[in-house]
RNA sequence: AAGACAUAAAGGCAAACCUGUCGAAAGGCAGGGGCGCAAAGUUACCGGUCUAAGGGUUGAUGCCUAUGACAGCGGGAUUGCCGUU
Numbered sequence: 001a002a003g004a005c006a007u008a009a010a011g012g013c014a015a016a017c018c019u020g021u022c023g024a025a026a027g028g029c030a031g032g033g034g035c036g037c038a039a040a041g042u043u044a045c046c047g048g049u050c051u052a053a054g055g056g057u058u059g060a061u062g063c064c065u066a067u068g069a070c071a072g073c074g075g076g077a078u079u080g081c082c083g084u085u
Stems, first nucleotide, its partner, number of pairs: 003085003012037002017032006035072001041078003045075003048070003054065004
């Protein structure tokens, strides 16, 4: 420098749920919590999923729609710690 991750160690992240807060919602953020994670770091580029305020449509219930979200749904891109080999 390049590749790999079976075991062990240090350190890291944090699902459900609860509380507060922002939001129309999905969901985000903070604290508690700990199911799990070797990229559970970053990124909506591709596929997928969720929501539907506004808009469209309907006699109405509804239905459609992302300019809103999800990176802990899969793939891609990109960066990287400790250790072992």
Molecule: c-di-GMP-I riboswitch aptamer
Organism: uncultured Methylophilaceae bacterium